About this RNA: RNAcentral holds the sequence, with entries from ENA. Transfer RNA from an Anaerolineae bacterium, 72 nucleotides, folded computationally. Its mean pLDDT, the model's own confidence on a scale to 100, is 81. Rfam family: tRNA. Rfam links the family to the GO term triplet codon-amino acid adaptor activity. Rfam classes the family as a transfer RNA.

[in-house]
RNA sequence: GCGCCCGUAACUCAGAGGCAGAGUCUCCGCGUCCUAAGCGGUUGGUCGUAGGUUCGAUUCCUAUCGGGCGCC
Numbered sequence: 001g002c003g004c005c006c007g008u009a010a011c012u013c014a015g016a017g018g019c020a021g022a023g024u025c026u027c028c029g030c031g032u033c034c035u036a037a038g039c040g041g042u043u044g045g046u047c048g049u050a051g052g053u054u055c056g057a058u059u060c061c062u063a064u065c066g067g068g069c070g071c072c
Stems, first nucleotide, its partner, number of pairs: 001071007010024004018055001027041004048064005
């Protein structure tokens, strides 16, 4: 330099055009003599960034930034 893959909640990931979810974690309660397991509820997101297409973009296109892998 070229190519491919991945950036979504504090963490691990789903969602692939109709306005973002799960598990873990936090916090509150139930539970127990106390603690734990278990159960219920709760907080948390400019979807890496900037443009484009569209009535509508996390999703499609382009560029760019960061990470990983391969080739020269």